[in-house]
């Protein structure tokens, strides 16, 4: 310099045109003499910008960032 994947809660991951969920952590409470384990309730998320659409995380382009191969 070229292509090719990937990008979703604090971290891991799913769903893929209409409802963003699981787990683990966090927070509060119940249970305990306290702790811890369990319960239960809660907060928190689609990498940015354009396009297409009645409606985009999703489908199309660009751009940003990580991984691969190639030169």
């Nucleotide at each position: 310099c070229g292509g090719g994947c990937u990008g979703u809660a604090g971290u891991a991951u799913a769903c893929c045109g209409g409802c963003a969920g699981u787990a683990c952590g966090c927070a509060c409470c119940c249970u305990u003499c306290g702790g811890g384990a369990g319960g239960g309730u809660g907060a928190a998320g689609a990498c940015u910008g354009g396009g297409u659409u009645c409606a985009a995380u999703u489908c199309c382009c660009a751009g940003c960032a990580g991984c691969c191969c190639g030169a």
A computed fold for a 71-nucleotide RNA from a Candidatus Giovannonibacteria bacterium, annotated as transfer RNA. The sequence was found in a public genome assembly. NCBI's taxonomy places the organism under Bacteria, Bacteria candidate phyla, Candidatus Giovannoniibacteriota.